[in-house]
The prediction has a mean pLDDT of 76. A computed fold for a 170-nucleotide RNA, annotated as Lysine riboswitch aptamer. The model forms 100% of the base pairs in the Rfam consensus.

RNA sequence: AGUUAUGAUAGAGGUCGCGGCUGACAAGAGUACGCGGAUGCCUUAACAGGGCGCCGCGGAAAGGGGAUGCCGCCGAAGGGCUGCGAAGGCAAUCGGGCCGGGCAGUACCUGGGACGCAGGAGAACAUCCUGCGGACUGUCGCGCUUUAGGCGCGGAGAGCUGUCAUGAUU
Numbered sequence: 001a002g003u004u005a006u007g008a009u010a011g012a013g014g015u016c017g018c019g020g021c022u023g024a025c026a027a028g029a030g031u032a033c034g035c036g037g038a039u040g041c042c043u044u045a046a047c048a049g050g051g052c053g054c055c056g057c058g059g060a061a062a063g064g065g066g067a068u069g070c071c072g073c074c075g076a077a078g079g080g081c082u083g084c085g086a087a088g089g090c091a092a093u094c095g096g097g098c099c100g101g102g103c104a105g106u107a108c109c110u111g112g113g114a115c116g117c118a119g120g121a122g123a124a125c126a127u128c129c130u131g132c133g134g135a136c137u138g139u140c141g142c143g144c145u146u147u148a149g150g151c152g153c154g155g156a157g158a159g160c161u162g163u164c165a166u167g168a169u170u
Base pairs, nucleotide, nucleotide: 001170002169003168004167005166006165007164008163009162010161011160014074017073018072019071020070021069025065033058034057035056036055037054040052041051042050043049077110078109079108080106081105082104083103084102088099089098090097111137112136115133116132117131118130119129120128121127139155140154141153142152143151144150145149
């Protein structure tokens, strides 16, 4: 000095990188509902009253999304599975069940986002989740090359890059 293992630490990826909060706005929906009218139907022996529907005027909310901004970050995080549940909702009725969200564990899956197709959730042409596909993109390895870089193939974040420490080895 090189290679390598382990640990610590600092970083990179980006046509929307990830999450949290915020919540313009769309949708829900001209729906529910309120008021007025007419009286088509039902209820009555009939009237009244009521119900359904119609017309006019007015007209939401929740759950589900979400531009923007702010904050925290780069296994960021998301999904799966397992377990536990206080409050809540639903059906039900005493055995408990379901939904939803929360917490914990688990590397079981995913490098990243977009797009297309299929499936699922959803009221939904919103949005989300999963799988598959061909590109793109960051990264590492191998091969080729005109050595700046480019091309091809392959891998996965348990990765990659820098620095430091310790050990092994040449």